[in-house]
Molecule: c-di-AMP riboswitch aptamer (ydaO/yuaA leader)
Organism: soil metagenome
């Protein structure tokens, strides 16, 4: 000098305080959705029942298994897939990640409106190869 990321810029002396600065949630019509498995009527549809709750941030989710555990995806374990970084940029390659927190029974979209947050971390796969700039 920069990089990941919304986390940046002014002020002020340090309180997220301001931003017509940036990013997240809540929240109407209109539109969408209105499940899953069972069992019943006799069937292309009604009906009960039971389903260990449901939602956000984040790239961090979903699946597979004569796995190990659990009343139970309970809670791990292995692999593989979405998905994210990799120092102009796109594609090939190949390298790492694929965590954590939060709300508390409540949230599909969403004008008005309401609210929140602006942390922190890197010292190097900041590898190779083609293009264009």
């Nucleotide at each position: 000098a920069g990089c990941c990321a919304a986390a940046u810029u002014g002020g002020c002396u340090c309180a997220g305080c301001a931003a017509c600065g940036c990013g997240g949630g809540g929240g109407a019509a209109c539109c969408a959705a209105u499940g899953u498995u069972u069992c019943g009527c006799a069937u292309c549809g009604c009906g009960a029942a039971a389903c260990g709750g449901g939602g956000g941030c984040u790239a961090a989710u979903c699946g597979u298994g004569a796995g190990c555990u659990u009343c139970a995806u309970u809670g791990c374990c292995a692999c593989g897939a979405a998905g994210a970084a990799c120092a102009c940029u796109u594609c090939c390659u190949g390298u790492u990640c694929g965590a954590g927190c939060c709300c508390g029974a409540c949230a599909g979209c969403u004008a008005a409106c309401c609210u929140c947050g602006u942390a922190g971390g890197c010292g190097u796969a900041a590898g190779g190869g083609a293009a264009g700039g």